[in-house]
Notes:
Predicted 3D model of a 72-nucleotide RNA (transfer RNA) from a Candidatus Saccharimonadota bacterium. NCBI's taxonomy places the organism under Bacteria, Bacteria candidate phyla, Candidatus Saccharimonadota. The coordinates come from a structure-prediction model, not an experiment, and the mean pLDDT is 82. It was read from a public genome assembly. It matches the Rfam family "tRNA". It is annotated as a transfer RNA.

RNA sequence: GCGGGUGUUGUAUAAAGGCUAUUAUGCUAGCCUUCCAAGCUAGAGAUGAGGGUUCGAUUCCCUCCACCCGCA
Numbered sequence: 001g002c003g004g005g006u007g008u009u010g011u012a013u014a015a016a017g018g019c020u021a022u023u024a025u026g027c028u029a030g031c032c033u034u035c036c037a038a039g040c041u042a043g044a045g046a047u048g049a050g051g052g053u054u055c056g057a058u059u060c061c062c063u064c065c066a067c068c069c070g071c072a
Base pairs, nucleotide, nucleotide: 001071002070003069004068005067006066007065010025011024012023018055027043028042029041030040031039048064049063050062051061052060
């Protein structure tokens, strides 16, 4: 330099054009307990960046960025 793949709460994941973006874990608060742990309930937290298509985009298209793989 060329080609391919992956980017979603702190971490790991689901969502294949449509209702408040799912679940687990972690975090915070409350309940329970003499206290802790465990358990129960509630809450906060995310679509890599920009643009396009569409009534509507995590999803489809383009460019860029980061990482991974292959070729040279």